[in-house]
Context: one part of a larger RNA
RNA sequence: GGAUGAACGCUGGCGGCGUGCCUAACACAUGCAAGUCGAACGGUUAAACCGCCUUCGGGCGGACAUAGAGUGGCGAACGGGUGAGUAACACGUGACCGACCUGCCCCGCGCUCCGGGACAACCGCUGGAAACGGCGGCUAAUACCGGAUGCUCCGGGAGGGGCGCAUGCCCCUUCCGGGAAAGCCGAGACGGCGCGGGAUGGGGUCGCGGCCCAUCAGCUAGACGGCGGGGCGACGGCCCACCGUGGCGACGACGGGUAGCCGGGUUGAGAGACCGACCGGCCACAUUGGGACUGAGAUACGGCCCAGACUCCUACGGGAGGCAGCAGUGGGGAAUUUUGCGCAAUGGGGGAAACCCUGACGCAGCAACGCCGCGUGCGGGAUGAAGGCCUUCGGGUUGUAAACCGCUUUCAGCAGGGAAGACAUCGACGGUACCUGCAGAAGAAGCCCCGGCUAAAUACGUGCCAGCAGCCGCGGUAAUACGUAUGGGGCGAGCGUUAUCC
Numbered sequence: 001g002g003a004u005g006a007a008c009g010c011u012g013g014c015g016g017c018g019u020g021c022c023u024a025a026c027a028c029a030u031g032c033a034a035g036u037c038g039a040a041c042g043g044u045u046a047a048a049c050c051g052c053c054u055u056c057g058g059g060c061g062g063a064c065a066u067a068g069a070g071u072g073g074c075g076a077a078c079g080g081g082u083g084a085g086u087a088a089c090a091c092g093u094g095a096c097c098g099a100c101c102u103g104c105c106c107c108g109c110g111c112u113c114c115g116g117g118a119c120a121a122c123c124g125c126u127g128g129a130a131a132c133g134g135c136g137g138c139u140a141a142u143a144c145c146g147g148a149u150g151c152u153c154c155g156g157g158a159g160g161g162g163c164g165c166a167u168g169c170c171c172c173u174u175c176c177g178g179g180a181a182a183g184c185c186g187a188g189a190c191g192g193c194g195c196g197g198g199a200u201g202g203g204g205u206c207g208c209g210g211c212c213c214a215u216c217a218g219c220u221a222g223a224c225g226g227c228g229g230g231g232c233g234a235c236g237g238c239c240c241a242c243c244g245u246g247g248c249g250a251c252g253a254c255g256g257g258u259a260g261c262c263g264g265g266u267u268g269a270g271a272g273a274c275c276g277a278c279c280g281g282c283c284a285c286a287u288u289g290g291g292a293c294u295g296a297g298a299u300a301c302g303g304c305c306c307a308g309a310c311u312c313c314u315a316c317g318g319g320a321g322g323c324a325g326c327a328g329u330g331g332g333g334a335a336u337u338u339u340g341c342g343c344a345a346u347g348g349g350g351g352a353a354a355c356c357c358u359g360a361c362g363c364a365g366c367a368a369c370g371c372c373g374c375g376u377g378c379g380g381g382a383u384g385a386a387g388g389c390c391u392u393c394g395g396g397u398u399g400u401a402a403a404c405c406g407c408u409u410u411c412a413g414c415a416g417g418g419a420a421g422a423c424a425u426c427g428a429c430g431g432u433a434c435c436u437g438c439a440g441a442a443g444a445a446g447c448c449c450c451g452g453c454u455a456a457a458u459a460c461g462u463g464c465c466a467g468c469a470g471c472c473g474c475g476g477u478a479a480u481a482c483g484u485a486u487g488g489g490g491c492g493a494g495c496g497u498u499a500u501c502c
Base pairs, nucleotide, nucleotide: 001502002501003500004499006498007497008496009495010494013374014373015372016371017370018369019367020366021332026330027329028328030327031326032325035074036073037072040071041070049062050061051060052059053058081285082284083283091209092208093207094206095205096204097203100202101201105198106197107196108195109194110193111192113147114146115145116144122137123136124135125134126133127132153178154177155176156175157174158173159172160171161170162169163168183190211257212256213255218248219247220246223245224244225243226242228240229239230238260282261281262280263279264275265274266273267272287308288307289306290305291304310321311320312319313318338364340363341362342361346360347358348357349356350355377407378406379405380404387398388397389396390395411443413438414437415436416435417434421429446491447490448489449488450487451472452471453470457486458485459484460483461482467474468473
């Protein structure tokens, strides 16, 4: 000098775009953050509305109604947060899988037949303070089950052909065995099943690469390998029985410390050094530890079970909870925002659609936290007012500075008009941006420094005191170094200080 997610002191006019718990992965009140489908299903339907009746209390019927709950489907594994753990194939990069999976989506081929029994809801009885149940009875389905058919599907046998990358891979013929399905509707759709291919997403293996300590030197029993098996979507000591005794290590094993990794960021001429906030990719985690279930996918932040700590409710028998989602609270801290608006846009889930949901997102609010832009006026105006300060008392300086004269009106203010963003309707932002008009210099300057380094000096006060200080050093009676004043220098809505990196 540059840089920062900064903080602190003094000061503070406007706008645009960004950024904003770096500390306690501390604890959390409250609200919201994941639902949706009646064109899968049974059933119930309040208010309002329409029709009829009425003893004016109401009753009955209707609508593709509507609302709540239930069965069922899809979603809830995405999106959003955090960085605790992790020195590891976690990440980056390259390669491989002849060892794998992939719901929804796209393409192709074929199929969609016949039956059955339940369980919720509901009704009855009943337990409990509650959370939540128990027993009996009825019922529908794209829920569940049995049977049929069936290909290039799966398992096994036989024959033949072609290959490669070691275990092997691919193709053809044939035989045996096994395995599917679901309907709904507005008649045009939407679906269902099997197989093959694609796309997307994921899983696995290996080479190489990126921290510190040797005051860590030896480490290791599923440990290293083999045969066989189990398990898995798949390979594998992943797991198991048996057998062998191996395996790793100064090219740093093992141990300890530290740390999420990368694209990148800062600085530097570069080499390098330091960092990994915002944005993007990957990983890990979701009160702590463990476990599986469901599912195409989780070992699942707003699912389940167990245990621990903590908080809350309780009728003391037992229950409920998990903000490292968005806001917000307490606490910690030098320090970090609103319990805002909207689904209008983009994107996501469900739905045939209308539409519903969406604290993702789009906006607004707060904060000079950062970067950038703009303003706080412009011209004229004295041998130079007053005042201040200094003085050799002559004067010098503040200083064209002010007054005064003329002019302009950015920004802010007031008034009128008023968008794009939307591809028919639909705009939170927003009466915003922007345009026009009006008034008046009117509302808008500070901070640090002036001994040398280093740009800018005088007076007074103080008297090794009070104080200053980045280094050298100033102050003990004339201090350009302390304090104040005047003057001056620097930067400017900022200026200084502190911390950290280059």
The part of an RNA shown here (small-subunit ribosomal RNA, 5' domain) has 502 nucleotides and comes from an Anaerovoracaceae bacterium. Its Rfam family is "Bacterial small subunit ribosomal RNA". The organism belongs to Anaerovoracaceae, within Bacteria.